RNA sequence: UCAGAUGGUUGGAGCAUCGCUUCUUUAUUUUUUUAAAGAAGAGGAAAGUCCGGGCUCUUUGAAGGAAGGAUGCUGGUUAACGGCCAGCGAGGGAAACCUUAGGGAAAGUGCCACAGAAAAUAUACCGCCGAAAGGUAAGGGUGAAAUGGUGUGGUAAGAGCGCACCGCGUUCUUGGUGACAAGGACGGCAGGGCAAACCCCAUCCGGAGCAAGACCAAGUAGGAAUGACACGAGGCUAUCCUUCAGGCCGUCAUUCGGGUGGGUCGCACGAGCUGGUCAGCAAUGCACAGCCUAGAUGAAUGAUGUUCGCCCUUUAAGGGAACAGAACCCGGCUUAUAGACCAUCUGAUAUU
Repeated sequence: UCAGAUGGUUGGAGCAUCGCUUCUUUAUUUUUUUAAAGAAGAGGAAAGUCCGGGCUCUUUGAAGGAAGGAUGCUGGUUAACGGCCAGCGAGGGAAACCUUAGGGAAAGUGCCACAGAAAAUAUACCGCCGAAAGGUAAGGGUGAAAUGGUGUGGUAAGAGCGCACCGCGUUCUUGGUGACAAGGACGGCAGGGCAAACCCCAUCCGGAGCAAGACCAAGUAGGAAUGACACGAGGCUAUCCUUCAGGCCGUCAUUCGGGUGGGUCGCACGAGCUGGUCAGCAAUGCACAGCCUAGAUGAAUGAUGUUCGCCCUUUAAGGGAACAGAACCCGGCUUAUAGACCAUCUGAUAUU
């Protein structure tokens, strides 16, 4: 200098004038009306609504069983998670790094099209050996995959037929919290793949959601009729069944008909934010110090001018600026993003 990888920051700012919403103070008053002053006022994703919760309501629990759903290597972190951090295994890459739906195929069932002789109750198409009978699966072909791979000896020709190494299985030792790794011994050795196929195993799981819900005001009709069952019983009760306990109640069906759409709260002090010390590889955590940062309700958070800043072209002038807007809140994930900048790492080349 160039190419690549990972992580992160920002994504306009100041001043003036006017305007909008909320809150505080002062005065006023029709008691939120009016006026003045002050403070604050849309994001890194507010988007998606994919996860997990806080919160609110729902008529409860225990034991046993069943169904359904979710997760799936190990350890840590967290309110929790399918998140994050650190590792292990496998795959990709020259490397930095990236991906991972990563438990079990010797419990069972199922699938592997076409091609091919044959894809599992394996035989043998071409071929090789042999006089023949027969032997063979090393070579070739088909295919994603064909009786484990490479080499060597041996053989009529061949084959784990023998041997060495690798692979596979069983077992032992060492290291590690663990996933796992390294090494030794024994064994010629169950034909493979797929569980993001059914399934098995382990762990977890009521439902509905701020249009949740609470209160106030107003107002009608706490409505009427018919039928069946029941009233010594029965039914309901947070997936379903059984048992026990607690609680509630007439039940079911059909038809006719009435009122309301208003206001206040929920609604902004929080698993809150920032900072550095300490602990930890890290995610993160205790303590300490500092800060208060929208709360609208058909929907405020702006307009104008000027100066400076960034980018492009240019002598200057001139031009441009992405994705995009709160509506109960928080922790994540995913997606979109003009431009500018920072840090670390890998590789190549040149110079010293």